Notes
This is a predicted structure of a 476-nucleotide part of an RNA (small-subunit ribosomal RNA, 3' major domain) from a Candidatus Micrarchaeota archaeon. It was read from a public genome assembly. It matches the Rfam family "Archaeal small subunit ribosomal RNA". The coordinates come from a structure-prediction model, not an experiment, and the mean pLDDT is 80.
[in-house]
Context: one part of a larger RNA
RNA sequence: UGGCGGGGGAGCACCACAAGCCGUGGAUGCUACGGUUCAAUUGGAUACAACGCCGUGAACCUCACCCGGUGCGACGGCAGUAUGAAGGCCAGACUGAAGAUCUUGCCUGACGAGCCGAGAGGUGUUGCAUGGCCAUCGUCAGCUCGUGGUGUGAACUGUCCGGUUAAGUCCGGCAACGAGCGAGACCCAUGCGUUUAGUUGCUACCUCUGCCUUUAGCAGGGGGCACUCUAAACGGACUGCCCGCGUUAAGUGGGAGGAAGGAGUGGGCGACGGUAGGUCAGUAUGGCCCGAAUCACCGGGGCUACACGCGGCAUACAAUGGGUGGAACAAUGGGUUGCUACUCCGAGAGGAGGCGCUAAUCCCCUAAAUCCAUCCCUAGUUCGGAUCGAGGGUUGCAACUCACCCUCGUGAAGCUGGAAUGGCUAGUAAUCGCGUGUCAUCAUCACGCGGUGAAUAAGUCCCCGCUCCUUGCACA
Numbered sequence: 001u002g003g004c005g006g007g008g009g010a011g012c013a014c015c016a017c018a019a020g021c022c023g024u025g026g027a028u029g030c031u032a033c034g035g036u037u038c039a040a041u042u043g044g045a046u047a048c049a050a051c052g053c054c055g056u057g058a059a060c061c062u063c064a065c066c067c068g069g070u071g072c073g074a075c076g077g078c079a080g081u082a083u084g085a086a087g088g089c090c091a092g093a094c095u096g097a098a099g100a101u102c103u104u105g106c107c108u109g110a111c112g113a114g115c116c117g118a119g120a121g122g123u124g125u126u127g128c129a130u131g132g133c134c135a136u137c138g139u140c141a142g143c144u145c146g147u148g149g150u151g152u153g154a155a156c157u158g159u160c161c162g163g164u165u166a167a168g169u170c171c172g173g174c175a176a177c178g179a180g181c182g183a184g185a186c187c188c189a190u191g192c193g194u195u196u197a198g199u200u201g202c203u204a205c206c207u208c209u210g211c212c213u214u215u216a217g218c219a220g221g222g223g224g225c226a227c228u229c230u231a232a233a234c235g236g237a238c239u240g241c242c243c244g245c246g247u248u249a250a251g252u253g254g255g256a257g258g259a260a261g262g263a264g265u266g267g268g269c270g271a272c273g274g275u276a277g278g279u280c281a282g283u284a285u286g287g288c289c290c291g292a293a294u295c296a297c298c299g300g301g302g303c304u305a306c307a308c309g310c311g312g313c314a315u316a317c318a319a320u321g322g323g324u325g326g327a328a329c330a331a332u333g334g335g336u337u338g339c340u341a342c343u344c345c346g347a348g349a350g351g352a353g354g355c356g357c358u359a360a361u362c363c364c365c366u367a368a369a370u371c372c373a374u375c376c377c378u379a380g381u382u383c384g385g386a387u388c389g390a391g392g393g394u395u396g397c398a399a400c401u402c403a404c405c406c407u408c409g410u411g412a413a414g415c416u417g418g419a420a421u422g423g424c425u426a427g428u429a430a431u432c433g434c435g436u437g438u439c440a441u442c443a444u445c446a447c448g449c450g451g452u453g454a455a456u457a458a459g460u461c462c463c464c465g466c467u468c469c470u471u472g473c474a475c476a
Base pairs, nucleotide, nucleotide: 001476002475003473004472005471007470008469009468010467011466012465016460017459020424021423022422023421024420027315028314029313030312031311033309034308035306036305043054044053065301066300067299068298069297070296071295075117076116077115078114080111087107088106089105091103092102093101121290122289124288125287126286130284132279133278134277135275136274137273142181143180144179145178146177147176148157149156150155160173161172162171163170186268187267188266189265190264192235193234194233195232196231197230198229201225202224205223206222207221208220209219210218211217238261241255242254243253244252245251317417321376322375323374324373325372326371327370333364334363335362338357339356342353343352344351345350383414388409389408390407391406392405393404394403430452431451432450433449434448435447436446437445
């Protein structure tokens, strides 16, 4: 100087507690991992910070694994070769299939894998040789430097103390005075307004046409850009104003005005460094290794196994519910190998035709929870849907291992879950659907989007941790 302490002090955080809400842990299923099994069940990741992770799509491909078959040596040297190298082929045999090989020959005509080096290639090895990228400490507030001062020196001071802040944020004091990286500022989205603009968007108003002229209205066309919206520029919030507290300071409690108030809200941005953290399997790359196989291609299998254990999630156990009929309201996105209106066929999945759209134009696109009416009457049920049987459809060369969907039948466990444990402070939790990614097909995943919409706290350091000051130390 750091680190540590079941030493002390100060402060902070829903990856802490308290006050609450909803879960997990019990059931079934899906998925990942361990273990076991297997010819193979490829490999990596393992407290927080591995386990719906790499993988944002394992039937083939992917593929790295297993079984079987086949192919490939730039360049150089040696041996071989017109007494025919390498290659090609009918038929038969072998074979999953193969002039790949074998039998018999034929065609062509100059190189050559038999040996030695040397390559191409390698998802072979080393993340403890590396770059790059990422995670985490960190939703942290720290980490340093110049000059000066102190000390023989390591070093200290500054960075401390009193307030204050989300913050080493700012104010005051002080042998310090300044500065840099971080914090903040900045950037994006969103919330209010103004201006500009008006098609593919909008339609208050005017007008024309059609439809039951019935009153009302609906549809289409033309004016129009008021409104909505879209997308560019600008304004707006600064403790600016008032009161209290505070040192007259920094600031803080309350109030006014305001769409918004004290960082408006949500994100991006992650200091010096630590974890020899993760990744050689995304790519790059040093060393080592394989090199006719650890390279490349093909067929099949496996990654999907199953006494068991564990993580994450989905669906439930019902009446704040389930069924049936009717009615209403979104946003984000995507679309030419595509999205497909509409019509017909089918009970449905779907099929046959087929308009429009390279998109504010057309389509995906009926949102669902919700509301209204009605049935169910507390039961393993009209709850719950696992499992299994039968029939059908789609994608694809191909659905046995091993895809998804529809219809009918079957109808398991489960009656709210031990010890323990997770998330969350507001448009949040909870709940309800929708879109996209990947994608021939397959979503209970991930990333987004909107709908409905709470309870409790506004505190503390008791538990788990973090930061700073101080103290002790058999530690470095």